[in-house]
Context: one part of a larger RNA
RNA sequence: UGGUUGUGAAGGAAUUAGGCAAAAUCACUCCGUACGUUCGCAAGAAGGAGGCCCUUCGGGGCGCAGAGAAAAGGUCCUGGCAACUGUUUAUCAAAAACACAGCACUGUGCUAACUCGCAAGAGGAUGUAUACAGUGUGACGCUUGCCCAAUGCCCGAAUGUCACGGGAGCAGGUUAGCUUCGGCGAAGCUUGCAACUUAAGCACGGGUCAAUGGCGGCCGUAACUAUGACGGUCCUAAGGUAGCGAAGUUCCUUGUCGGGUAAGUUCCGACGCGCAUGAAUAGCGUAAUGACUGGGACACUGUCUCCACAACCAACUCG
Numbered sequence: 001u002g003g004u005u006g007u008g009a010a011g012g013a014a015u016u017a018g019g020c021a022a023a024a025u026c027a028c029u030c031c032g033u034a035c036g037u038u039c040g041c042a043a044g045a046a047g048g049a050g051g052c053c054c055u056u057c058g059g060g061g062c063g064c065a066g067a068g069a070a071a072a073g074g075u076c077c078u079g080g081c082a083a084c085u086g087u088u089u090a091u092c093a094a095a096a097a098c099a100c101a102g103c104a105c106u107g108u109g110c111u112a113a114c115u116c117g118c119a120a121g122a123g124g125a126u127g128u129a130u131a132c133a134g135u136g137u138g139a140c141g142c143u144u145g146c147c148c149a150a151u152g153c154c155c156g157a158a159u160g161u162c163a164c165g166g167g168a169g170c171a172g173g174u175u176a177g178c179u180u181c182g183g184c185g186a187a188g189c190u191u192g193c194a195a196c197u198u199a200a201g202c203a204c205g206g207g208u209c210a211a212u213g214g215c216g217g218c219c220g221u222a223a224c225u226a227u228g229a230c231g232g233u234c235c236u237a238a239g240g241u242a243g244c245g246a247a248g249u250u251c252c253u254u255g256u257c258g259g260g261u262a263a264g265u266u267c268c269g270a271c272g273c274g275c276a277u278g279a280a281u282a283g284c285g286u287a288a289u290g291a292c293u294g295g296g297a298c299a300c301u302g303u304c305u306c307c308a309c310a311a312c313c314a315a316c317u318c319g
Base pairs, nucleotide, nucleotide: 001314002313003312004311005310006309007308008307010305011304014303019300028050029049030048031047036041038139052061053060054059062066074298075297076296077295078294079293080292081290082289086098087097102137103136104135105134106133107132108131114123115122116121140285141284142283143282145215146214147213150212151211152208153207154206155205156204159203160202161201165197166196169193170192171191172190173189174188177184178183216234217233218232219231220230243277244274255271256270257269258268259267
């Protein structure tokens, strides 16, 4: 000097990004226990008391100490998120991420759809729509608004477009024959063109948003001022409903007001001109749960004011 332990006056989080670490609490018996609540919980809530030995149950005895050593919850208040138990980045992330029961949509009638395989075949399933497959959401409660213009999907079949194929017909080549010797030219074969016919698709007409997605601007207006229920106008497929809202979303921003503190860029409650919330990429609530995350309080402490000492192990010096 470092490490592992231990103790500490007064103060008690002043430390720090943050009570990180440490301390404190701790098992058992009895008493007692709030808000909230899905009536199960919350809850070991909180907060108290007790403990050895003798006893005639009145009491008495011993020790610093009676759960006599070791092992054994700190607690409370208030937000966010995820309902929950679970799962995960083997070796920097355990979470608000994934999953989940529940909800919804879509496909599939059985040789099912779908998946694997070149195929045979196999799974699905020795199942049969209360089934299976795919997608989204994610307990529960209250809900889930408007838009089908775009993109996708589904249905439709009149018309337009349209491939291969079929093909009336036309033209060229060839040549039996004819010839005025210039040519003409049947049938067949062959080359090219081609009216017409012809599926899906696309165009077209409908439907569909718990399909992909989207959900306005300007100007004026009330007897102070301010504001704008109201009016005008442009554009759109439709112009954001209920909720929530400086939010894990708010740039300006430490917004403004209230609370808490002596003092609060965090926190809680409000407000709302939401830079850039919003309804199954779900919205808003929500008891319980959480090695999640924000704020506060009590207890407790060497985290700190401010460090000191001790034991042991190293290092170092000497032998």